[in-house]
RNA sequence: UGACCCCGUGCGGGAGAGUUCUCGGCAAGGAAAGGUCGAGUCGAGGCGCCGAAGGAGCAACCUCCCCGGAACCUCUCAGGCAUCAGGACCGCACGGACGAG
Numbered sequence: 001u002g003a004c005c006c007c008g009u010g011c012g013g014g015a016g017a018g019u020u021c022u023c024g025g026c027a028a029g030g031a032a033a034g035g036u037c038g039a040g041u042c043g044a045g046g047c048g049c050c051g052a053a054g055g056a057g058c059a060a061c062c063u064c065c066c067c068g069g070a071a072c073c074u075c076u077c078a079g080g081c082a083u084c085a086g087g088a089c090c091g092c093a094c095g096g097a098c099g100a101g
Stems, first nucleotide, its partner, number of pairs: 001101001006096008018047001020046007029037001048081003054077001055075003061069002
C1' cells in the first nucleotide's frame, strides 16, 4: 500500500396471499331536527390464504470420520394478505474489522 470474505449505514430494485365476514366506536356528507344511510378510520373476534423479517425442522453440500455450519426446501409460532410500511435477496457507494499479495 492493500484484494476477497464479514459487519454496519445510505440509495435503487424487490414476490406472494381476502381492502373477506361479524361486533363496537369515531366520522366528512345532506335546507333544519330526529332516525337511517354513510366514503374513510380505530379496536376486537371468526374463517380463508401467503412466505422472502425473525424462529423452528430435515437435508443436499462443506468433508474421508466426529463435532460444527448449512437453503429460496418444509412448518407457519411470530409476521403478512388495497395503499403506506415491511421484505430474503441483488447492485452501487461509504465506514469498520481482518489482512492474502